The part of an RNA shown here (small-subunit ribosomal RNA, 5' domain) has 502 nucleotides and comes from an uncultured bacterium.
It matches the Rfam family "Bacterial small subunit ribosomal RNA".
The RNAcentral record of the full RNA draws on ENA, Greengenes and SILVA.
The coordinates come from a structure-prediction model, not an experiment, and the mean pLDDT is 81.
[in-house]
Context: one part of a larger RNA
RNA sequence: GAUGAACGCUGACUGAAUGCUUAACACAUGCAAGUCUUUGGCAAAUCUGUGCUUGCACAGCCUAGCCAAGGCGGACGGGUGAGUAACGCGUAAAGAACUUGCCCUGCAGACAGGGAUAACAGACGGAAACGACUGAUAACACCUGAUACAAUUGCCGGCACGCAUGUGCCUGGCAAUGAAAAGAGAUGCUGCAGGAGAGCUUUGCGUCCUAUUAGCUUGUUGGUGAGGUAACGGCUCACCAAGGCGAUGAUAGGUAGCCGGCCUGAGAGGGUGAACGGCCACAAGGGGACUGAGAUACGGCCCUUACUCCUACGGGAGGCAGCAGUGGGGAAUAUUGGACAAUGGGGGCAACCCUGAUCCAGCAAUUCUGUGUGCACGAAGAAGGUUUUCGGAUUGUAAAGUGCUUUCAGCAGGGAAGAAGAAAGUGACGGUACCUGCAGAAGAAGCGACGGCUAAAUACGUGCCAGCAGCCGCGGUAAUACGUAUGUCGCAAGCGUUAUCC
Numbered sequence: 001g002a003u004g005a006a007c008g009c010u011g012a013c014u015g016a017a018u019g020c021u022u023a024a025c026a027c028a029u030g031c032a033a034g035u036c037u038u039u040g041g042c043a044a045a046u047c048u049g050u051g052c053u054u055g056c057a058c059a060g061c062c063u064a065g066c067c068a069a070g071g072c073g074g075a076c077g078g079g080u081g082a083g084u085a086a087c088g089c090g091u092a093a094a095g096a097a098c099u100u101g102c103c104c105u106g107c108a109g110a111c112a113g114g115g116a117u118a119a120c121a122g123a124c125g126g127a128a129a130c131g132a133c134u135g136a137u138a139a140c141a142c143c144u145g146a147u148a149c150a151a152u153u154g155c156c157g158g159c160a161c162g163c164a165u166g167u168g169c170c171u172g173g174c175a176a177u178g179a180a181a182a183g184a185g186a187u188g189c190u191g192c193a194g195g196a197g198a199g200c201u202u203u204g205c206g207u208c209c210u211a212u213u214a215g216c217u218u219g220u221u222g223g224u225g226a227g228g229u230a231a232c233g234g235c236u237c238a239c240c241a242a243g244g245c246g247a248u249g250a251u252a253g254g255u256a257g258c259c260g261g262c263c264u265g266a267g268a269g270g271g272u273g274a275a276c277g278g279c280c281a282c283a284a285g286g287g288g289a290c291u292g293a294g295a296u297a298c299g300g301c302c303c304u305u306a307c308u309c310c311u312a313c314g315g316g317a318g319g320c321a322g323c324a325g326u327g328g329g330g331a332a333u334a335u336u337g338g339a340c341a342a343u344g345g346g347g348g349c350a351a352c353c354c355u356g357a358u359c360c361a362g363c364a365a366u367u368c369u370g371u372g373u374g375c376a377c378g379a380a381g382a383a384g385g386u387u388u389u390c391g392g393a394u395u396g397u398a399a400a401g402u403g404c405u406u407u408c409a410g411c412a413g414g415g416a417a418g419a420a421g422a423a424a425g426u427g428a429c430g431g432u433a434c435c436u437g438c439a440g441a442a443g444a445a446g447c448g449a450c451g452g453c454u455a456a457a458u459a460c461g462u463g464c465c466a467g468c469a470g471c472c473g474c475g476g477u478a479a480u481a482c483g484u485a486u487g488u489c490g491c492a493a494g495c496g497u498u499a500u501c502c
Stems, first nucleotide, its partner, number of pairs: 001501003005498005012371002015368003018364002020329001025327003029324003034072003038069005047060006079282003088207008098199003103195007111145004120135003124131002151177006157170005182187001208254003215245003220242008257279004261272004284305005307318004335361001337360003343357001344355004374404004384395004408443001410438005418429001446491005451472003457486005467474002
């Protein structure tokens, strides 16, 4: 000098930031991911009609709403740092070894058919979770056939080029395979090529401590072939060879998310990785796949383990390292708040809906910035205190007193921008910021130190006691070092102490 700090004493205001560093301990409750209406169904109210007992019954159309099928999104956003010493991260490259929903551009296409199923109705089992039976029905759900020569695969050619395997072109020839969903329209659907953005893989270099860890390795190292993958590869398998790594530190053990940055320092360097941004990993412990363009998926599924809860004992349910909040641990860390107004995200043609992302408010001197706690005059140098050589000295222009001002806080009146191309409408914050007026010095100072280092000294008490202390050291009867008082010095809404780093 610094801190995500804590503790002690004290505490006026404003703004900006920050706030479980410990138990990746366990969690009550609420919310944090929905949306569209293509399709089918149930269906209020209103309306229409009929009947009359005149305010009811029945029937019909439409819709809100609800249920189910279907589409897109739940792989983003948000949290945490347990694991990881690794191509995990940083940086620089490679992919002639790759993928890509939504978005943009271009070319081309959408023909003909089919069978189901849920919601629903009926009836059934179960305490529940839920399950099973019978019957009917729709689609942009599902299936079959046709078309495609642009795509893929195989074979046969030609030309050009390169970086070895090869790549590109001649939209070369032959054969095989492979699409579609409609809608009144807007728009959507299918195939191919290119782009943008995103992802995946590989490589050079860098990346903590221990040798009181010296040898390690059998899919291990390489080859051939096959399988698998979007793709290369012992990634996996069969066979063959016996290799591969290591004092330039392998292997083992310990510790740790990495970086931009942050702190310190003249720099070199040292320390650190809170907040903000990028990457990675994880989602009660462990394992697994499914769906999908994308996951081996925090608020999806299955198995297992531990724990908690419900139960009619047969069986079921759950996962806050999302936002609040609770218990626990701890020296220690906040509200079970408001709004989608803005920015952004998901769905939708849109209207709109959802959004604990976000924007705001609340709490905390936790940090930083700014401001105030008055200003001027005022000597009988008052009283009081302290001290004294009893003359005085000091507190001290300090107070009183006189004049003035009103920042901030307080009260009252007005009152935004943030909100869009324009008209109209839309503000959680918020009657906030800001402006104006009113009153009165009024409501606002402490903490530590005073032997030397180190700015600032005297008196009394105590008597190696009580105590102080960062180091030297102080205290045993005149202690500038302990305790109190007065005075002084330093910093100031803070001041000291402790912890850690330079």